Description
RNAcentral holds the sequence, with entries from ENA. The RNA shown here (transfer RNA) has 72 nucleotides and comes from Diplonema papillatum.
[in-house]
RNA sequence: GGCUGUUUAGCUCAGUGGUAGAGCGCGGGUCCCGUAAACCUGAGGUCGAGGGUUCGAUCCCCUCAGCGGCCU
Numbered sequence: 001g002g003c004u005g006u007u008u009a010g011c012u013c014a015g016u017g018g019u020a021g022a023g024c025g026c027g028g029g030u031c032c033c034g035u036a037a038a039c040c041u042g043a044g045g046u047c048g049a050g051g052g053u054u055c056g057a058u059c060c061c062c063u064c065a066g067c068g069g070c071c072u
Stems, first nucleotide, its partner, number of pairs: 001071007010024004018055001026042005048064005
């Protein structure tokens, strides 16, 4: 330098055009002598950045950036 995958909650990841979710973690509660476990509940996201298409974009297209892989 070329090609390719990936970027969504604190972490690991779903979500392939119509109001963003799960598990773990975190806060509160129930229970317990207490802790843990279990159960209930809550908070936490400008979906990497900028543009485009569309009535509507996390999703499709373009550019850029970060990370990984292959080739040279």
It matches the Rfam family "tRNA". The family's RNA type in Rfam is transfer RNA.